Predicted 3D model of a 1409-nucleotide RNA (small-subunit ribosomal RNA) from an uncultured bacterium. RNAcentral holds the sequence, with entries from ENA, Greengenes and SILVA. Its mean pLDDT, the model's own confidence on a scale to 100, is 86.
[in-house]
RNA sequence: AGCGGCGGACGGGUGAGUAACGUGUAGGAAUCUACCUAUCAGUGGGGGAUAGCCCAGGGAAACUUGGAUUAAUACCGCAUACGCUCUACGGAGGAAGGCAGGGGAUCUUCGGACCUUGUGCUGAUAGAUGAGCCUACAUUGGAUUAGCUAGUUGGUAGGGUAAAGGCCUACCAAGGCGACGAUCCAUAGCUGGUCUGAGAGGAUGAUCAGCCACACUGGGACUGAGACACGGCCCAGACUUCUACGGAAGGCAGCAGUGGGGAAUAUUGGACAAUGGGCGCAAGCCUGAUCCAGCCAUGCCGCGUGUGUGAAGAAGGCCUUCGGGUUGUAAAGCACUUUAAGCUGGGAGAAAGGCGCUAAGGUUAAUACCCUUAGUGAUUGAUGUUACCAGCAGAAUAAGCACCGGCUAACUCCGUGCCAGCAGCCGCGGUAAUACGGAGGGUGCAAGCGUUAAUCGGAAUUACUGGGCGUAAAGCGCGCGUAGGCGGCGUGUUAAGUCUCAUGUGAAAGCCCUGGGCUCAACCUAGGAAUUGCAUGGGAUACUGGCACGCUAGAAUGUAGUAGAGGGUAGUGGAAUUUCCAGUGUAGCGGUGAAAUGCGUAGAGAUUGGAAGGAACAUCAGUGGCGAAGGCGACUGCCUGGACUAACAUUGACGCUGAGGUGCGAAAGCGUGGGUAGCAAACAGGAUUAGAUACCCUGGUAGUCCACGCCGUAAACGAUGUCUACUAGCCGUUGGAGAGCUUGACUCUUUAGUGGCGCAGCUAACGCGAUAAGUAGACCGCCUGGGGAGUACGGCCGCAAGGUUAAAACUCAAAUGAAUUGACGGGGGCCCGCACAAGCGGUGGAGCAUGUGGUUUAAUUCGAAGCAACGCGAAGAACCUUACCUACUCUUGACAUCUAGCGAACUUGGCAGAGAUGCCUUGGUGCCUUCGGGAACGCUAAGACAGGUGCUGCAUGGCUGUCGUCAGCUCGUGUUGUGAAAUGUUGGGUUAAGUCCCGUAACGAGCGCAACCCUUAUCCUUAUUUGCCAUCAUUCAGUUGGGGACUAUAAGGAGACUGCCAGUGACAAACUGGAGGAAGGCGGGGACGACGUCAAGUCAUCAUGGCCCUUACGAGUAGGGCUACGCACGUGCUACAAUGGUUGGUACAGAGGGUUGCCAAGUCGUGAGGCGGAGCUAAUCUCACAAAGCCAAUCGUAGUCCGGAUUGGAGUCUGCAACUCGACUCCAUGAAGUCGGAAUCGCUAGUAACCGCAAAUCAGAAUGUUGCGGUGAAUACGUUCCCGGGCCUUGUACACACCGCCCGUCACACCAUGGGAGUGGGUUGCUCCAGAAGUAGAUAGCUUAACCUUCGGGAGGGCGUUUACCACGGAGUGAUUCAUGACUGGGGUGAAGUCGUAACAAGGUAGCC
Repeated sequence: AGCGGCGGACGGGUGAGUAACGUGUAGGAAUCUACCUAUCAGUGGGGGAUAGCCCAGGGAAACUUGGAUUAAUACCGCAUACGCUCUACGGAGGAAGGCAGGGGAUCUUCGGACCUUGUGCUGAUAGAUGAGCCUACAUUGGAUUAGCUAGUUGGUAGGGUAAAGGCCUACCAAGGCGACGAUCCAUAGCUGGUCUGAGAGGAUGAUCAGCCACACUGGGACUGAGACACGGCCCAGACUUCUACGGAAGGCAGCAGUGGGGAAUAUUGGACAAUGGGCGCAAGCCUGAUCCAGCCAUGCCGCGUGUGUGAAGAAGGCCUUCGGGUUGUAAAGCACUUUAAGCUGGGAGAAAGGCGCUAAGGUUAAUACCCUUAGUGAUUGAUGUUACCAGCAGAAUAAGCACCGGCUAACUCCGUGCCAGCAGCCGCGGUAAUACGGAGGGUGCAAGCGUUAAUCGGAAUUACUGGGCGUAAAGCGCGCGUAGGCGGCGUGUUAAGUCUCAUGUGAAAGCCCUGGGCUCAACCUAGGAAUUGCAUGGGAUACUGGCACGCUAGAAUGUAGUAGAGGGUAGUGGAAUUUCCAGUGUAGCGGUGAAAUGCGUAGAGAUUGGAAGGAACAUCAGUGGCGAAGGCGACUGCCUGGACUAACAUUGACGCUGAGGUGCGAAAGCGUGGGUAGCAAACAGGAUUAGAUACCCUGGUAGUCCACGCCGUAAACGAUGUCUACUAGCCGUUGGAGAGCUUGACUCUUUAGUGGCGCAGCUAACGCGAUAAGUAGACCGCCUGGGGAGUACGGCCGCAAGGUUAAAACUCAAAUGAAUUGACGGGGGCCCGCACAAGCGGUGGAGCAUGUGGUUUAAUUCGAAGCAACGCGAAGAACCUUACCUACUCUUGACAUCUAGCGAACUUGGCAGAGAUGCCUUGGUGCCUUCGGGAACGCUAAGACAGGUGCUGCAUGGCUGUCGUCAGCUCGUGUUGUGAAAUGUUGGGUUAAGUCCCGUAACGAGCGCAACCCUUAUCCUUAUUUGCCAUCAUUCAGUUGGGGACUAUAAGGAGACUGCCAGUGACAAACUGGAGGAAGGCGGGGACGACGUCAAGUCAUCAUGGCCCUUACGAGUAGGGCUACGCACGUGCUACAAUGGUUGGUACAGAGGGUUGCCAAGUCGUGAGGCGGAGCUAAUCUCACAAAGCCAAUCGUAGUCCGGAUUGGAGUCUGCAACUCGACUCCAUGAAGUCGGAAUCGCUAGUAACCGCAAAUCAGAAUGUUGCGGUGAAUACGUUCCCGGGCCUUGUACACACCGCCCGUCACACCAUGGGAGUGGGUUGCUCCAGAAGUAGAUAGCUUAACCUUCGGGAGGGCGUUUACCACGGAGUGAUUCAUGACUGGGGUGAAGUCGUAACAAGGUAGCC
């Protein structure tokens, strides 16, 4: 190597398939079981082969052919045989094998026989173990899967299996499953358990354990006790490898390892030392099971990275209010410790066994052998440089990650500037970001931390425990009724539910509790508890159920009545509209906001009479009636349903609800046939309008009506399912019944409806409240964020229209309800205001002035922008101002502080230049002093810094405008409400007023109102100069004397308060009228402006954060510009004339200003003005004559004797300087304009209007502004309307608050999706073809050691052939699903697109179904 035996069916891996007796729990009967245990019996005697080996061939190889020879516990007969099997109960059939150790006697062919021990072998029985089979229950989603099934269900007979059975075959019957979900489709290994959760549950099935299935894909059997077999066989298929092209070989879902895929998952390690398995008598051999090691912070646990001290609170960093704070006892420094890492040395336990020797016991004839036990000896460790212990050295070798807007612990600076970026949700970022990025600091965890993905929880957000449905999502449109669910009172019985006890089971592990072992812990380990379940047996009988017998309270029937638009059908009636006929009659009718279309002289409309026809039924009429709902309205007849009332009788639970089912079901719509007066979609015309496919008007067809048949929906609503019971009252109303008396239009009781309030209770609130949305019970239906969508696809129904059932992708962080406060309304009520009205005068037209826009320009500096910018900042731009432009200059600077040096400061003159400036030059040496120096000033140098009318008023302060001098705005305490909030503050009166009174769950208070302040109107007192002058003198003159009476001045007082009277009112507040009074109801005027709004205005008054410029965006100088000019607008002036212009004469103010000033008299000039110089720091002087007015004259309605622009000429004044660019004067010139379109402004009394005067600014320069006086009206019925405001109320989809919100088409981009001629796959049904390997049957071909034989052969076997079944494969036809598809439908999203304005307010036509 081979023959033979046992094992390769265990152990190890994986989860593809499987929705199933696969799994789990509990049971069952018709079975097998190698090795193991026990018992009984046996183990006798023969035979023929064959591998290996040898010889000879074939083949590349795998392998294979022939010949010869040989053994067995391999194989085969025979004998014997039971408690085994079969049986037609007579009987028949069926086994076996040896091997090893030891041995005294006896025998021997010396091989042994024989005895004994051990181990095998055979038959049989029982056990143990393992396995097979059957049943009940449990076990995912989909009904847009509703019917499935022919070996299907059962029976008989036979076959088959270890075994029951349609498991298989033949025949017979027609069954079986299914709404308690069959069939089909999709998904999935199941369980103990695991995660989560208070639990119930929900999710899950890694590691460990039990079961199942699978082993490249599909099929098949063989062997065997066991397989239809992971590392066995055969066949088919796909793939890979070898090949000499002829053929062969293979199956890591074993352990390592490789490739691929992927976000991602380890070493081609050591050992059988232990535990376990197989074989073996054993030694032992095998064992990627296993034990160990390696890799990975993947998880859990433990430990370390030092400890103590240390304030000069170091340096550095960061911040800063510049003082400081913080990092921080942190560091350094000082004093200690040495775990872990490192080095050296020592050192358990995991080892039990096996083997040798000795002894004892058992077995035996035996002190052999063998077995057991005890003692003893040498031995067995992969881990392993183990754990552990000791020693050595030194703070030495060892900290990160996330976060810091809220949720959520933790804050500042810088950078960035809706960029870059962040983000779990809300949301940050557009120049001061605690939210981005960095830094400092802090917070939380820590050898980890954070992110992503997933599950449960919170989520009572699928609600069993434990939710809801009037308005938030949600009650079927309404009945009848099947299945189902639930069901009145009593008795008996049963014991299914229910309760109790016992037994079995509920594997181990895990969880929990108590102990134990590793230094602790994780971990390991022992015991207990638990395992809420299932099964079996016993018991209980109240309740539920079953059965039986009864009862009458639920329900129903009968009798007598009542009300009613209940339904159906036939007939009848009058009013009205319209049309037609006839009469009368004449020019309009009709319609509207206003009109027009339309009708009418061919006779309308109006009116009278008649006729026709259709539809609907006024009044009665009513939160009245009837009906299940939809709905029902003239009257009468007929047919018919239901309800209610009263009293008795009868039946005896007959009841309630109701998935499917079935019937009814407004309007519109559809079909067929009629009918058609009025109304009226569509349509036509007329209007309106930017448009008007609308609202309005004139017409008008379907339709509306009837019959029959469909449709089956409505905001089909009480947005409230049906039934039953219970729970305060009050007031109506409809239908009945009863009682009472006072007999009534009466009162009380009761019942069935139908309404209004309201207690308790309920409700998020609103509200509901015996007709519940209260308290309970029964049953059904429905809901689970908004949109997509009640849509698509599929099914069913329909003639169609469409209905019903009913998703998903995608998208958003909301959508919604009720209530609150505001704001708003082309909502309502009350009230006020020069808001309208009534008046007066203007603006808008002209010319001019002035401001603005626009345009222009080198520049026309800047700001202000509806009211509330525009004669505004500017109370005054020729230079200056001035900020703008051009040109020329300066750079520590025109201005401030500090340092150093020099010099007094300062100043004269000349030259250059446009000047700033530059150069040269002259005079001058001051003040204080402790003699050092100092103060002021100038120059030079360097740097800190100066400077900015540069930006941001959306970073700010301050100031201001505006609503608005409107009457409001709030608070404390209390009360009400879950709350936001309300109350007070609303209500009745009244007021200019939230002013006051009354009422009142409010009581008080504050800021506003009013008053206090100023001025003005009257009087008194005091004072009397510069003011005044009655009386007395005096003069030209209050000039002077004198006077204080008057006026006036300026101090202080008085006075006015609805105090008095009358009326009204609520006995109030108050109002009306009156008296008195200078003044009367706030006497007139002013100052005074609540909480707030407008991101209102101002960074250019000033101040100021941040940013920006720094030989310039700073500073200086000269010139220019702000003054431009086709035009538009605002605000004004002057006019257009006779209430006037012009000329002459003449009268009367107030309030102011004045010394760099006002300036008199006088005088010159036509005049502006000049000269002049008195007076005055002002009740003294002066500006300074007021003007309109009055008295006269003239002009005579005209572009004028109006008007004065423009222009020419000549001047005056201011000022360095009037060219750009001043004002004024004189002469001349003499535009436009004859009262102003649409529109629009002011004013209510000393006001409007008209008239002049003064002042501020200012050298000069007002038609502006601010003041002052003079003359001096008209009108207000009133609150309908316009505007603004206040209070109350109402609606709201608004809250940036109506300048709000918001809808749809179209255009563009993107996304997902439906349809779609089709196209390409997957799965699967049915009908066929085909048929490998294999098994079974048949077999007349070929072949064959054992047995039989009559020697011929036979029995039996093998090969081959064939039949049946069947995998792969093929064909046809369906179903289903996925992907894709020109084109097409709607949907969603998107920054500022287009067109309109539908909705929210009465949304401008109420809205919606």